This is a predicted structure of a 545-nucleotide part of an RNA (small-subunit ribosomal RNA, 5' domain) from a metagenome.

Context: one part of a larger RNA
């Protein structure tokens, strides 16, 4: 000199864009942060209101409404969001390998979607419990569950075959066992049934379902190289190192087990200890380098502490389950409930870090055919000079060089065109009026034309036209009005280092980054006048280069 997620002191007008627990991975009151689908399925209220009856207590029926609601089932909850405790490791970065692997939803493409069955929740009845909850009897549905049929170039076994350095791989043949689910829209004939209203078959469209192949995306595993300190850590290792057989996994492998062998690593630093999430980057520097890893982005790890598996395409799962522990809460003492390192917020710790705000309008995500619902992701607003950037605090004129202050050699000098006065301007702020972009999207009404189809129904695509949707926000911005009015401080002035005099003090009080000042004329202490530097900031402290 530069920098900062800073803090402290004095001061403080406005705006834009950013940033904001670096400490206790300390404990948490309260609210919200993951749901959705009735076009998979079976049930199914009430308040209120209307009507009828009434013994005036009420009863029944219609609408409310196939709504609310819980339940079965599907998809999602493995994303998004937080934190950096652990980790010196294939965790990360980079470059490869997988002939050792998986991949829901999505895209392309081949084939199929058949016939049956038994349950169970909800519901109802009964029981236990303070509660959390739970047990038993009975009924019922499905895209829930099970069985049969059929099926390939998919899978398994055996035999041949191509390629390959090997494990293997490609291809052919024989045998074996393995699948499915419906729902919604429309319909001219035809068929079945019927309570003559319909319902079903049949045809067709859309979405689904099953089984293959390929892609895309995501992930698992393996390897080369790279990046901290200590040798006052020198030897470490028994599933250890390798083999064989088996198990296990989506998959290779001591990953696990039995047996066999005695290996494996290490001064090119094994093992041990300390510290630490890694990277793109950030800061500094001419660079080489040094330091660092907040915000943003990629990867990893964690979710009260430790352990475990279940479900699932995917977890050994932050707002799931089980066990143990510590802590907090409820209890009828028998037993139960909980997990903010999500967003706000509270206590505590600390030099120190914000609102228990608004909205799903946009972007993105989940579910749904869609309308839509959910979304503390996100978009915004609030607080904080915490940072960067921009603007303002007025402009012109004005010499009796006013008054006053300070200094003085008492002549004057200086503050100083500074003020006053006169003439203007209107940024910001104030008041009033107008008023957005972000919304070319989605939806909805109409719709030329096109596709599927037996079809002019229906469905899908769709040029074009109308309409609806904004948290921010009556905000930005624009216009008008009045008015110099509301807006300057902080540090320093001995040398380094830009800036000097007076008074007070008298080695005292004090200053100080270094050198050093102060013991009676102190340019170094304190105050004043003046000056210098920066400026809505200025200094100090801390840390890095």
């Nucleotide at each position: 000199g530069a920098a900062c997620g800073a803090a402290c002191g004095c001061u403080g007008g406005c705006g834009g864009c950013g940033u904001g627990c670096u400490u206790a991975a300390c404990a948490c009151a309260u609210g919200c942060a993951a749901g959705u689908c009735g076009a998979g399925c079976g049930c199914g209220a009430a308040c209120g209101u209307c009507g009828u009856c009434u013994u005036c207590g009420g009863a029944c029926g219609g609408c409310u409404a196939g709504u609310a609601g819980a339940g079965c089932g599907g998809c999602g909850c493995a994303c998004g969001g937080g934190u950096g405790a652990g980790u010196a490791a294939c965790a990360c970065g980079u470059g490869g390998g997988u002939a050792a692997u998986c991949u829901a939803c999505c895209u392309u493409u081949g084939g199929g979607u058949u016939c049956g069955g038994a349950a169970u929740a909800a519901c109802u009845c009964g029981g236990g419990g303070a509660a959390a909850c739970u047990c038993g009897g009975g009924c019922u549905a499905a895209u829930g569950c099970c069985g049969g049929a059929u099926a390939a170039c998919a899978c398994c076994a055996c035999g041949g075959u191509u390629c390959u350095a090997u494990c293997g791989u490609u291809u052919c043949g024989u045998g074996g066992g393995a699948a499915a689910a419906g729902u919604g829209g429309g319909g001219g004939a035809c068929c079945u049934u019927c309570u003559c209203g319909g319902a079903g078959g049949c045809c067709u469209c859309a979405c689904g379902c099953c089984u293959g192949a390929a892609g895309a995306u995501g992930a698992g595993c393996c390897c080369g190289c790279g990046g901290c300190c200590c040798a006052u850590c020198a030897g470490c290792u028994u599933g250890u190192u390798g083999g064989c057989a088996g198990g296990g996994u989506a998959a290779c492998g001591g990953c696990c087990u039995a047996c066999c062998a005695a290996g494996g690593c290490a001064a090119a630093g094994a093992c041990g200890g300390g510290u630490a999430g890694c990277u793109g980057g950030u800061c500094u520097g001419a660079g080489a380098g040094g330091a660092u890893g907040a915000u943003c982005a990629g990867c990893c790890a964690c979710a009260c502490u430790g352990g475990a598996a279940c479900u699932g395409a995917g977890a050994c799962a932050c707002g799931g389950u089980c066990c143990a522990g510590a802590c907090u809460c409820c209890u009828a003492c028998g037993g139960g409930a909980g997990g903010c390192a999500g967003c706000a917020g509270u206590g505590g710790g600390g030099a120190a870090u914000u609102u228990u705000g608004c909205g799903c309008a946009a972007u993105g995500g989940g579910c749904g055919a869609a309308a839509g619902c959910c979304u503390g992701a996100c978009g915004c607003a609030g607080c904080a000079a915490c940072g960067c950037c921009g603007c303002g605090u007025g402009a012109g004129u004005g010499a009796u060089g006013a008054a006053g202050g300070u200094c003085u050699u008492c002549g004057g000098a200086u503050c100083g065109u500074a003020a006053a006065g006169c003439u203007c301007u209107g940024u910001c702020g104030g008041c009033a009026g107008g008023a957005a972009c972000g919304a070319u999207g989605c939806g909805u009404u109409c719709g030329a034309g096109g596709g599927g189809u037996a079809a002019u129904a229906c469905c899908c695509c769709g040029a074009g036209a109308g309409u609806c949707u904004g948290a921010c926000g009556g905000u930005a911005c624009c216009u008008g009005c009045a008015a110099a009015g509301g807006a300057a401080g902080c540090a320093c002035c001995g040398g380094c280092u830009a800036a000097c005099u007076c008074u007070g003090u008298g080695c005292c009080a004090g200053c100080a980054g270094c050198c050093g000042c102060g013991g009676u004329a102190a340019g170094a202490c304190a105050g004043a006048g003046g000056g210098u530097g920066c400026a809505a900031g200025c200094g100090u402290u801390g840390u890095u280069c």
The full RNA is in RNAcentral, with records from SILVA.
It matches the Rfam family "Bacterial small subunit ribosomal RNA".
The coordinates come from a structure-prediction model, not an experiment, and the mean pLDDT is 83.